[in-house]
RNA sequence: GAGUCGGCCAGGCAAUCGCUGCGCGCAAGCGUGGAGGAAAGUCCGGGCUCCCAGGGCAAGGCGCCAGGUAACGCCUGGGGGGCGUGAGCCCACGGAAAGUGCAACAGAAAGUAAACCGCCAACCCCCGCAAGGGGGCGGUAAGGGUGAAAUGGUGCGGUAAGAGCGCACCGCGCCGGUGGCAACACUCGGUGGCACGGCAAACCCCGCCCGGAGCAAGACCAAAUAGGGGAGCAAGCAGUCCCAUCUUCGGAUGGGGCAGCACGUGUGGCCCACACAGGCUCCCGGGUAGGUCGCUGGAGGUACGCGGCGACGCGUAUCGCAGAUGAAUGAUUGUCCUCGACAGAACCCGGCUUAUCGGCCGACUCCU
Numbered sequence: 001g002a003g004u005c006g007g008c009c010a011g012g013c014a015a016u017c018g019c020u021g022c023g024c025g026c027a028a029g030c031g032u033g034g035a036g037g038a039a040a041g042u043c044c045g046g047g048c049u050c051c052c053a054g055g056g057c058a059a060g061g062c063g064c065c066a067g068g069u070a071a072c073g074c075c076u077g078g079g080g081g082g083c084g085u086g087a088g089c090c091c092a093c094g095g096a097a098a099g100u101g102c103a104a105c106a107g108a109a110a111g112u113a114a115a116c117c118g119c120c121a122a123c124c125c126c127c128g129c130a131a132g133g134g135g136g137c138g139g140u141a142a143g144g145g146u147g148a149a150a151u152g153g154u155g156c157g158g159u160a161a162g163a164g165c166g167c168a169c170c171g172c173g174c175c176g177g178u179g180g181c182a183a184c185a186c187u188c189g190g191u192g193g194c195a196c197g198g199c200a201a202a203c204c205c206c207g208c209c210c211g212g213a214g215c216a217a218g219a220c221c222a223a224a225u226a227g228g229g230g231a232g233c234a235a236g237c238a239g240u241c242c243c244a245u246c247u248u249c250g251g252a253u254g255g256g257g258c259a260g261c262a263c264g265u266g267u268g269g270c271c272c273a274c275a276c277a278g279g280c281u282c283c284c285g286g287g288u289a290g291g292u293c294g295c296u297g298g299a300g301g302u303a304c305g306c307g308g309c310g311a312c313g314c315g316u317a318u319c320g321c322a323g324a325u326g327a328a329u330g331a332u333u334g335u336c337c338u339c340g341a342c343a344g345a346a347c348c349c350g351g352c353u354u355a356u357c358g359g360c361c362g363a364c365u366c367c368u
Base pairs, nucleotide, nucleotide: 001366002365003364004363005362006361007360008359009358011336012335013334014333015332016331017330019034020033021032022031023030024029036342040353041352043351044350045349046348047347048214049213050212051211060209061208062207063206064078065077066076067075068074079093080091081090082089083088094205095204099203100202101199102198116144117143118140119139120138123136124135125134126133127132152170153169154168155167156166157165171194172192173191174190175189176188177186178185179184218293219292220291221290228284229283230282231281232280233279236261237260239258240257241256242255243254244253245252246251263278264276265275266274267273300319301318302317303316304315305314306313307312337340
């Protein structure tokens, strides 16, 4: 100088005026607490509450191994693969010799692989005196070309030309051994010429997990008005329609609808008139407004010790740290500095992800 990883801070101080929870006070008021590392996205995992619950299938999620945890798709440690000179970073990382399926374009051929160019002896046909040339029938995966991907690599032998066709080395598969709890590893032994191309973030197979809704959950107290049930009081007359029960078939009783007179209420000083509704009192129960709880003391924070590589666990001491419901956490002034980002709780907790001015600390790497 360049970089990697981890942790921390998030303008400070003072004055004045407010807002809000709690405590004290008859009151006025006084004292005290008052956003975040992400309070965010609501993506996972739980607590809590209510509902449901006989079993199974399906759907969905997760997926190397071991551990941590209340649990997890999170974290720690390890293995494997990839990237980087390195510190370090990234990875949906089970199964493709159960089955089905997919592979654009290019290419002859995309899987029981495949002869487009090229290479090639014998045989057959044609030309030629011959050497040879052309065609056919065939062989060939060494070379070229296409593609993301074309049946392991290098060399020697071999051949008409070639080819694991044969051999050596490397690679690979299988069996065993050794190390490791395991994933897996091995300068280990044997064996096989090599069989098994890719995709499961395609269906699928294997293993594991999994009821639903959410604090507007849910519990309690409880007006006015309207409606429901019951009791008491007041209820006049006649009409018509429908329904139910009883009937001596004439009707009677009860409920409901419609409209009339009388009565009631309202407007109005009163009458007329107009409008409106069928009454009044008490009790019971359900719901609404409103109020209370849920609500913040918890898988809690800090310090030290012990165990562990670590995530974390155990023990002791200590702290009290927002709790609203139109919803507080602010405003003004002064002063200082490096001139201040992203953003604000709403039941709670553990994670992940995303946003974020500037700065500090620690460990480490590379270059000079």
Molecule: Bacterial RNase P class A
Organism: soil metagenome